[in-house]
RNA sequence: CUCUUAUGAAGAGCGGCGGAGGGACUGGCCCGAUGAAGCCCGGCAACCAUUCCAGUUAAAUUUAACUGAGAAUAGGUGCUAAUUCCUGCAAAAUACAAUAUGUAUUUUGGAAAAUAAGAG
Numbered sequence: 001c002u003c004u005u006a007u008g009a010a011g012a013g014c015g016g017c018g019g020a021g022g023g024a025c026u027g028g029c030c031c032g033a034u035g036a037a038g039c040c041c042g043g044c045a046a047c048c049a050u051u052c053c054a055g056u057u058a059a060a061u062u063u064a065a066c067u068g069a070g071a072a073u074a075g076g077u078g079c080u081a082a083u084u085c086c087u088g089c090a091a092a093a094u095a096c097a098a099u100a101u102g103u104a105u106u107u108u109g110g111a112a113a114a115u116a117a118g119a120g
Base pairs, nucleotide, nucleotide: 001120002119003118004117005116006115007114013041015040016039017038021031022030023029025088027086028085042080043079044078047076048075049073050072051071052070053068054067055066056065057064058063059062084112089109090108091107092106093105094104095103096102097101
């Protein structure tokens, strides 16, 4: 970097260094010298991992595998403004204007991006 699968309306600082940018991209709308990014510390969290518990199956009384929409632990990642901030493509419904259809709102699906786990 590519592919596959899963997840996303919850949660998390009145700290230190730092100094102007940031929220992936588009269009919006926001955050920022009452201090952005980044780094450190703190915090949040159960995706992986470990342990325990329950169930099922197999061997044969204690093991192994699998399942859990059970519990615990921060070891590996991750996260720590706003739903992934909203939106981009398609469909449906409703309203308005007009009969090529357009605009707005809502819902559903998709795309994209993010994170985890696995594969190349």
SAM riboswitch aptamer (S box leader) from Oceanobacillus profundus, 120 nucleotides, folded computationally. It was read from a public genome assembly, where an Rfam model found it.